[in-house]
Description:
Predicted 3D model of a 466-nucleotide part of an RNA (small-subunit ribosomal RNA, 3' major domain) from an uncultured bacterium. The full RNA is in RNAcentral, with records from ENA, Greengenes and SILVA. Its Rfam family is "Bacterial small subunit ribosomal RNA".
Context: one part of a larger RNA
RNA sequence: UGACGGGGACCCGCACAAGCGGUGGAUGAUGUGGUUUAAUUCGAUGCAACGCGAAAAACCUUACCCACCUUUGACAUGGCAGGAAGUUUCUAGAGAUAGAUUCGUGCUCGAAAGAGAACCUGCGCACAGGUGCUGCAUGGCUGUCGUCAGCUCGUGUCGUGAGAUGUUGGGUUAAGUCCCGCAACGAGCGCAACCCUUGUCAUCAGUUGCUACGAAAGGGCACUCUGAUGAGACUGCCGGUGACAAACCGGAGGAAGGUGGGGAUGACGUCAAGUCCUCAUGGCCCUUAUAGGUGGGGCUACACACGUCAUACAAUGGCCGGUACAAAGGGUAGCCAAGCCGCGGGGUGGAGCCAAUCCCACAAAGCCGGUCGUAGUCCGGAUUGUAGUCUGCAACUCGACUGCAUGAAGUCGGAAUCGCUAGUAAUCGUGGAUCAGCAUGUCACGGUGAAUACGUUCCCGGGUCU
Numbered sequence: 001u002g003a004c005g006g007g008g009a010c011c012c013g014c015a016c017a018a019g020c021g022g023u024g025g026a027u028g029a030u031g032u033g034g035u036u037u038a039a040u041u042c043g044a045u046g047c048a049a050c051g052c053g054a055a056a057a058a059c060c061u062u063a064c065c066c067a068c069c070u071u072u073g074a075c076a077u078g079g080c081a082g083g084a085a086g087u088u089u090c091u092a093g094a095g096a097u098a099g100a101u102u103c104g105u106g107c108u109c110g111a112a113a114g115a116g117a118a119c120c121u122g123c124g125c126a127c128a129g130g131u132g133c134u135g136c137a138u139g140g141c142u143g144u145c146g147u148c149a150g151c152u153c154g155u156g157u158c159g160u161g162a163g164a165u166g167u168u169g170g171g172u173u174a175a176g177u178c179c180c181g182c183a184a185c186g187a188g189c190g191c192a193a194c195c196c197u198u199g200u201c202a203u204c205a206g207u208u209g210c211u212a213c214g215a216a217a218g219g220g221c222a223c224u225c226u227g228a229u230g231a232g233a234c235u236g237c238c239g240g241u242g243a244c245a246a247a248c249c250g251g252a253g254g255a256a257g258g259u260g261g262g263g264a265u266g267a268c269g270u271c272a273a274g275u276c277c278u279c280a281u282g283g284c285c286c287u288u289a290u291a292g293g294u295g296g297g298g299c300u301a302c303a304c305a306c307g308u309c310a311u312a313c314a315a316u317g318g319c320c321g322g323u324a325c326a327a328a329g330g331g332u333a334g335c336c337a338a339g340c341c342g343c344g345g346g347g348u349g350g351a352g353c354c355a356a357u358c359c360c361a362c363a364a365a366g367c368c369g370g371u372c373g374u375a376g377u378c379c380g381g382a383u384u385g386u387a388g389u390c391u392g393c394a395a396c397u398c399g400a401c402u403g404c405a406u407g408a409a410g411u412c413g414g415a416a417u418c419g420c421u422a423g424u425a426a427u428c429g430u431g432g433a434u435c436a437g438c439a440u441g442u443c444a445c446g447g448u449g450a451a452u453a454c455g456u457u458c459c460c461g462g463g464u465c466u
Stems, first nucleotide, its partner, number of pairs: 007466007015456002019420005026311008034302002042053002064297007073127001077126002079123005086103001089100004107116003129286002132284003138280002140275003143271001145269001150189006156165003169180003195263004200231007209221003213218001234257001237251005313413001317372007329360003334353002339348003379410001384405007426448007
């Protein structure tokens, strides 16, 4: 000077408390450990690993295993020789591959011969290649403390010096925010503001949007909406408290009031934190193999243990019938309407749409009526049998979905533990990325819409002074 203390003082945070809903018990999904395996590729491991890298493992992916093959190589540059490139068919094989075979002569310069560019084949050497090792050699990127309010510098002063001061003190704030004081005076990185979005209004612009007219055509741009420019909020005004300050409390006006709500934004640094398997890269290692190709298998195993979720255990409910209201997205190798067929998954069909025009696309919970009557049930849906649909060379290992049948555990969960303070929790559907197909994951969107916060003694984390 720091760090630490079951030392002290002050302050903050869903940290506790007050509440609401969960996890821990059941079944399933998914990730991990362990075990198994020819292989179950690798990484991530307290918070800050475990629905994580992976925004999609049937083949591919794929890095793993087995088998069969290649050796200047799948890819790059350079030399020599030959041939345009390319294309058809057949044979062997699991395929990679190997052999045979058909058609084919393009572009630029040049009258032609020929030369050149691109591409292919052969030869040989420099070299290629490596998801091999080291994240404790590194860059870059990221997590975390933490959106916590801190971290520093110049000059001056004090101290032999390390250092101190400033940055401490009295108030105040979300804030090292601001005010006052002070051997300090200033400044920088952070805070705040500038950015995006949402809430109000005005102006401008009205098609594909809207509708006071209209059956339509047409008309209009008031309203909704779209999107551009502005206005608006600043403790500006009033009262009180305060130290005549900063500020705090209450009020008015206002769509909005004291950073209005949300986001982006992450200081100096910490953890030799994570990543050499995104990429880049030093060093080391392999070079007929630790490189490359193909077929099949594996990453999907299963006594068990843990994490994160989904569905339930029911009547604030299940089922049946009728009926209402969104937002945000996506669409040409695409979205796919009406109609018809099918119980359904789906098939057929072909209109429209490169989309404020057409389509995905019926939102669901809700509301109205009926039924069930507390039961392992008209709850719950696992599992299994069977018949199918779709995608795709191909659903056996190992896809999703549909019909019929089957109908398991489960009657609210021990110790313990998690999230959330308002359009939030809870609950209800919708869409996107990835994607041939596959979503209980993830990212977004709207609908309905609570309870509680006395307070800071205690638990956890953090800040300031001592």